[in-house]
RNA sequence: UCCUUAUCGAGAGUGACGGAGGGAUCGGGCCCUAGGAUGUCACGGCAACCGGCCCUUGAAUGGUACGGUGCCAAUUCCCGCAGACGGGUUCGCCCGCUUGUCUGAAAGAUAAGCC
Numbered sequence: 001u002c003c004u005u006a007u008c009g010a011g012a013g014u015g016a017c018g019g020a021g022g023g024a025u026c027g028g029g030c031c032c033u034a035g036g037a038u039g040u041c042a043c044g045g046c047a048a049c050c051g052g053c054c055c056u057u058g059a060a061u062g063g064u065a066c067g068g069u070g071c072c073a074a075u076u077c078c079c080g081c082a083g084a085c086g087g088g089u090u091c092g093c094c095c096g097c098u099u100g101u102c103u104g105a106a107a108g109a110u111a112a113g114c115c
Stems, first nucleotide, its partner, number of pairs: 003113006013043005021032003026080004044072003049068003052064003076107001081104009
């Protein structure tokens, strides 16, 4: 890396370095950014996936935050694939187009395991 399982609408600052784009890929939006973004480092913090410890002596649940990760703009920033249910378009119905909500997948991220 591949594969498996779980989670992804909450939460989290200051300084330094650096100097142009960035927000995973591609496209469409929207947003961040020389009043210095993305990125890196230090300290700080959030959280509770795995281990430790406690209720407990076994399991579940819960707690703690010592260790291993992770994370600290916007729902994984939104949409794009499929389905369901509505609105609009018509004299009315079907189809088509357009728009909204929900559900599922795909892809991605993180953890643990496996190889």
Molecule: SAM riboswitch aptamer (S box leader)
Organism: Acidobacteriota bacterium